c-di-GMP-I riboswitch aptamer from a Dehalococcoidia bacterium, 71 nucleotides, folded computationally. RNAcentral holds the sequence, with entries from Rfam. The prediction has a mean pLDDT of 87. NCBI's taxonomy places the organism under Bacteria, Bacillati, Chloroflexota, Dehalococcoidia.
RNA sequence: GAGAAAGGCAAACUCGCUGCGAGGCGAGGACGCAAAGCCACGGGACUCGAGGAGUUAGCCGGGCUACCGAA
Numbered sequence: 001g002a003g004a005a006a007g008g009c010a011a012a013c014u015c016g017c018u019g020c021g022a023g024g025c026g027a028g029g030a031c032g033c034a035a036a037g038c039c040a041c042g043g044g045a046c047u048c049g050a051g052g053a054g055u056u057a058g059c060c061g062g063g064c065u066a067c068c069g070a071a
Base pairs, nucleotide, nucleotide: 001068008033009032013028014027015026016025017024018023031058037064038063039062041061042060043059044056045055046054047053048052
């Protein structure tokens, strides 16, 4: 960050499995994504069996890594 190139990921929904739950995994499927790769460090939102524990990275910020190379 493009009127490129090679590609990549995969929302909602459906089916199956799993978790108390938010949700997660697999298959199908594409709303979109220049980090929609990884990390729960800060904030937010959500869940619960609640002095706390957990989920969400495709909510925002931050950290690390990565393909191409026009302006």